[in-house]
RNA sequence: GGAGUCGGCCAGACAACCGCUGUCGCGCCUUGCGCGGUGGAGGAAAGUCCGGGCUCCGCAGGGCAGAGUGCCAGGUAACGCCUGGGCGGCGCGAGCCGACGGAAAGUGCAACAGAGAGCAGACCGCCGAAGUCCCGUAAGGGGCUGGCAAGGGUGAAACGGUGCGGUAAGAGCGCACCGCGCGACCGGCAACGGGAGCGGCACGGCAAACCCCACUCGGAGCAAGACCAAAUAGGGAAGGAGUGCGUCGCGAGACGUACGACGCGUGGCCCGCGUGCCUUCCGGGUAGGUCGCUGGAGCGUCGCGGUGACGCGGCGCCAAGAGGAAUGGUUGUCGGGGCGCGCAAGCGUCCGCACAGAACCCGGCUUACAGGCCGACUCCCCAC
Numbered sequence: 001g002g003a004g005u006c007g008g009c010c011a012g013a014c015a016a017c018c019g020c021u022g023u024c025g026c027g028c029c030u031u032g033c034g035c036g037g038u039g040g041a042g043g044a045a046a047g048u049c050c051g052g053g054c055u056c057c058g059c060a061g062g063g064c065a066g067a068g069u070g071c072c073a074g075g076u077a078a079c080g081c082c083u084g085g086g087c088g089g090c091g092c093g094a095g096c097c098g099a100c101g102g103a104a105a106g107u108g109c110a111a112c113a114g115a116g117a118g119c120a121g122a123c124c125g126c127c128g129a130a131g132u133c134c135c136g137u138a139a140g141g142g143g144c145u146g147g148c149a150a151g152g153g154u155g156a157a158a159c160g161g162u163g164c165g166g167u168a169a170g171a172g173c174g175c176a177c178c179g180c181g182c183g184a185c186c187g188g189c190a191a192c193g194g195g196a197g198c199g200g201c202a203c204g205g206c207a208a209a210c211c212c213c214a215c216u217c218g219g220a221g222c223a224a225g226a227c228c229a230a231a232u233a234g235g236g237a238a239g240g241a242g243u244g245c246g247u248c249g250c251g252a253g254a255c256g257u258a259c260g261a262c263g264c265g266u267g268g269c270c271c272g273c274g275u276g277c278c279u280u281c282c283g284g285g286u287a288g289g290u291c292g293c294u295g296g297a298g299c300g301u302c303g304c305g306g307u308g309a310c311g312c313g314g315c316g317c318c319a320a321g322a323g324g325a326a327u328g329g330u331u332g333u334c335g336g337g338g339c340g341c342g343c344a345a346g347c348g349u350c351c352g353c354a355c356a357g358a359a360c361c362c363g364g365c366u367u368a369c370a371g372g373c374c375g376a377c378u379c380c381c382c383a384c
Base pairs, nucleotide, nucleotide: 001380002379003378004377005376006375007374008373009372010371012334013333014332015331016330017329018328020040021039022038023037024036025035026034027033028032042355046366047365049364050363051362052361053360054221055220056219057218066217067216068215069214070213071085072084073083074082075081086100087098088097089096090095101212102211106210107209108206109205123152124151125148126147127146130145131144132143133142134141135140160178161177162176163175164174165173179201180199181198182197185194186193187192225291226290227289228288235282236281237280238279239278240277242259243258244257245256246255247254248253261275262274263273264272265271298317299316300315301314302313303312304311305310335353336351337350338349339348340347341346
């Protein structure tokens, strides 16, 4: 100098004017308005994919069904997250990626090609030792019954690989090495690693196929839920009004008693059904309002413990809380980016300038993202 890996951080700055919203203070003509002070989006506020807090409902305990998770240890309120480790794969490397339990419990699947796809198989091919037939005097040659799986071929995958021996040709048939299986013992909390020795090779692949094993899981969600509470309609209770009769009173009326009234059932009676005026109170629910609602597994910093995730302690801080839903708009200067000119300094011009927008809160994951800064590390080249 170039190429890369990992981790962390920023997310335009300042000012003026006009608005919106929470809160505090003051004033007023006090359902509110005005003035002044002060707070007002994010690293992902996003997707709503996991885990929890909180709330209501359900629940003796256990099982079935269903869903999820799946190497080991640790962290945590918890997790499918994080940290450290193991194993496998990729990279020269720093590093990165992995649904990574079980295929000797059972069932199932494997297109096409191919002879054969699981206790398989003989298409091409190899052999002619054994048995038998034919030819030949013989040596030998040809065929059949057969033997073989080394070579070719198919396939994603064909029942260990290489070499030597062996054989008629072959074959773990024998041997050496490699691979594989079992494995005393050793190391490690464990996953796992090492491994004397033993075994001639069995037990192919797929479980994001059913399944088996282990562990976890009650449901719904702030439109959860709690409180206050109109108008109108409806429910309940009490009182009043109303009607008939009797008694008293000159009378208004009072007292007692009965329940009556209206509509319908053809006019009347009996009977049945339906309905009502006024006032007050009670209870449920709606509109509306208040709470839940932001002080919390909180943030910053320092110290200690731990490889680390993280934990413990000291000190300091309070940092949106709306709810048809505020956090905005315009302009200027600087910053940034694109284009053109120029050797360059620079000049001109264009672009408001990444992804995006809190809705009960928190821990994660995933996804989106202009431009830029810092640190650690790796590889290559050059110079000394």

Bacterial RNase P class A from a Nevskiales bacterium, 384 nucleotides, folded computationally.
Its Rfam family is "Bacterial RNase P class A". It is annotated as a ribozyme. Gene Ontology terms of the family: tRNA processing, dimeric ribonuclease P complex and ribonuclease P activity.
NCBI's taxonomy places the organism under Bacteria, Pseudomonadati, Pseudomonadota, Gammaproteobacteria, Nevskiales.
Model confidence (mean pLDDT): 77 of 100.